[in-house]
Context: one part of a larger RNA
RNA sequence: UGACGGGGGCCCGCACAAGCGGAGGAACAUGUGGUUUAAUUCGAUGAUACGCGAGGAACCUUACCUGGGCUUGAACUAUAAGCGCUGAUGUCUGAAAGGGCAUUUUCCUACGGGACGCUUAAAGAGGUGCUGCAUGGCUGUCGUCAGCUCGUGCCGUGAGGUGUCGGGUUAAGUCCCAUAACGAGCGCAACCCCUAUUGCUAGUUGCCACCGCGUAGCGGCGGGGACUUUAGUGAGACUGCCACCGUAAGGUGAGAGGAAGGUGGGGAUGACGUCAAGUCAGCACGGCCCUUAUGUCCAGGGCUACACACGUGUUACAAUGGCCGGUACAGCGGGCAGCGACACUGUAAAGUGGAGCGAAUCCCGAAAGCCGGUCGUAGUUCGGAUCGCAUUCUGCAACCCGAAUGCGUGAAGCUGGAUUCGCUAGUAAUCGCGCAUCAGCCACGGCGCGGUGAAUACGUUCCCGGGCAUUGUACA
Numbered sequence: 001u002g003a004c005g006g007g008g009g010c011c012c013g014c015a016c017a018a019g020c021g022g023a024g025g026a027a028c029a030u031g032u033g034g035u036u037u038a039a040u041u042c043g044a045u046g047a048u049a050c051g052c053g054a055g056g057a058a059c060c061u062u063a064c065c066u067g068g069g070c071u072u073g074a075a076c077u078a079u080a081a082g083c084g085c086u087g088a089u090g091u092c093u094g095a096a097a098g099g100g101c102a103u104u105u106u107c108c109u110a111c112g113g114g115a116c117g118c119u120u121a122a123a124g125a126g127g128u129g130c131u132g133c134a135u136g137g138c139u140g141u142c143g144u145c146a147g148c149u150c151g152u153g154c155c156g157u158g159a160g161g162u163g164u165c166g167g168g169u170u171a172a173g174u175c176c177c178a179u180a181a182c183g184a185g186c187g188c189a190a191c192c193c194c195u196a197u198u199g200c201u202a203g204u205u206g207c208c209a210c211c212g213c214g215u216a217g218c219g220g221c222g223g224g225g226a227c228u229u230u231a232g233u234g235a236g237a238c239u240g241c242c243a244c245c246g247u248a249a250g251g252u253g254a255g256a257g258g259a260a261g262g263u264g265g266g267g268a269u270g271a272c273g274u275c276a277a278g279u280c281a282g283c284a285c286g287g288c289c290c291u292u293a294u295g296u297c298c299a300g301g302g303c304u305a306c307a308c309a310c311g312u313g314u315u316a317c318a319a320u321g322g323c324c325g326g327u328a329c330a331g332c333g334g335g336c337a338g339c340g341a342c343a344c345u346g347u348a349a350a351g352u353g354g355a356g357c358g359a360a361u362c363c364c365g366a367a368a369g370c371c372g373g374u375c376g377u378a379g380u381u382c383g384g385a386u387c388g389c390a391u392u393c394u395g396c397a398a399c400c401c402g403a404a405u406g407c408g409u410g411a412a413g414c415u416g417g418a419u420u421c422g423c424u425a426g427u428a429a430u431c432g433c434g435c436a437u438c439a440g441c442c443a444c445g446g447c448g449c450g451g452u453g454a455a456u457a458c459g460u461u462c463c464c465g466g467g468c469a470u471u472g473u474a475c476a
Stems, first nucleotide, its partner, number of pairs: 001476002003473003007470001009468005015460002019423005026315008034306002042053002064301007076124002079121006087104007106115003126290002129288003135284002137279003140275001142273001147186006153162003166177003192267004197235006207224002211222003238261001241255001242253004317416001321375007333364003338357002342353004382413001387408007429452007
């Protein structure tokens, strides 16, 4: 100087407390461990692995296994020699890849050759093989915590200290005061984006108050720019004003004004560094290793196994509910090998035909809610696992191993031990919708969007993590 303390002090955080809803029990989905297997490819492992890489494993993907092939190789660079083929068609063998046979057959040309390709030779190739403890790049975490440093000066023999401490204050090393320090940098904050109010500009594909037209009905039409809205540019919030407290910084106020008040809400943004943290399988790259194989092609299988254990989720156990009928209201987005209105067929998944739309124009579109009815506490009209049958769709192909539909079947489950997680407001809870990936989909995942919309916080003694100064230390 640090680190540590079951040392003391001050302070903060959904850290506890106060609340609300979960997990831990059940079934299923998914990931992991283990076990099994020819293979169940590899990586990730306290917090910071485990719905993670994977934002799509039937083939492909695919890295694994079994079997069948190839060896200048699936792709690429250049060289030499020989050849004219490539391609197409037919045929034999084969699971295919591959191998064999037959027929036909290139382009440009200045006739030297060149392009393209095949064969042979040799040099590169190729490797998801190893090392993340050789590395770059990127990332997680402490932590959006308030810290981490430098120049000069001063102090100290020196390591180093001071500044950065002290008194206040703040979300903040934020600011004020004091001060052997005076300044500065990286962080904080602000500048950026979205959102909440409003002015102006603009008016189509959006809107429809006024004036007309028209319709069974509809901004459908003429028209209009008011409104909604769209999207560009401004305004607006600064403790600016008032009162009180304070030297100041600042604090307090159900104060005024205001759409918004003291960082308005949300996002992006992550200092010096820590964990030899993670990644050689995204990519790049040093070294090592393989070279008729650890490269490469193909078929089939596996990654989907199942006594079990754990994590994350979904659905429930019901009446604040289930079912039936009627009825209302979004936003983000997506669409041409697409979205598909509408009509017909089918109980339905869907099929057939097909308008419109590369889209503020056309299409994809709510559910909870509300109004009625029914069920009456029951393993039930709860719950839907599992299984059987019959179908639909995608795709070369749904046996291993897809999703969906109908009928039947109707398991466990009556609120879950110790323990444990999230959340402080348009949040939790609850309800549906969209998108990426994608032929299809094992999505209950992920990322977004809007609808409905709470409870509680006395407080900081305790648990956890962190910051500051201080103290002890036989630790570095």